A computed fold for a 74-nucleotide RNA from a Spirochaetaceae bacterium, annotated as transfer RNA. Taxonomically the source falls in Spirochaetaceae (Bacteria, Spirochaetota, Spirochaetia, Spirochaetales). The same sequence occurs in records of 2 taxa. The sequence is in RNAcentral, with records from ENA and MGnify. Rfam family: tRNA.

C1' cells in the first nucleotide's frame, strides 16, 4: 500500500430483506427477604447505535469518506 471483518448501555453481545418506544445477560441503585452478608425475587436509572456526509416521507439497517481494532496479501 491492497483486501476482508468489527465498532450498539460500565462490560459481553443480539437486533429477522429501512417503519411507529433500540433490547438481553451481567454490572449499578432501591425495595422485599435474612440476625447480617451472599444467593434469590421485584422495580428502576443508564444509549449523540464510533464520527461526518449522502439517498429516502422515514436510516442502528442502504451508499461514500474518516477514525480505531483484528485477520490476510504484498
Nucleotide at each position: 500500500g491492497g483486501g476482508c471483518g468489527a465498532u450498539u448501555a460500565g462490560c459481553u453481545c443480539a437486533g429477522u430483506u429501512g417503519g411507529u418506544u433500540a433490547g438481553a445477560g451481567u454490572a449499578c441503585a432501591a425495595g422485599c427477604a435474612u440476625g447480617a452478608c451472599a444467593c434469590g425475587c421485584u422495580u428502576g436509572g443508564g444509549g449523540u447505535c464510533a464520527c461526518a456526509g449522502a439517498u429516502u416521507c422515514g436510516a442502528u439497517u442502504u451508499c461514500u469518506g474518516u477514525a480505531u481494532c483484528g485477520c490476510c496479501c504484498a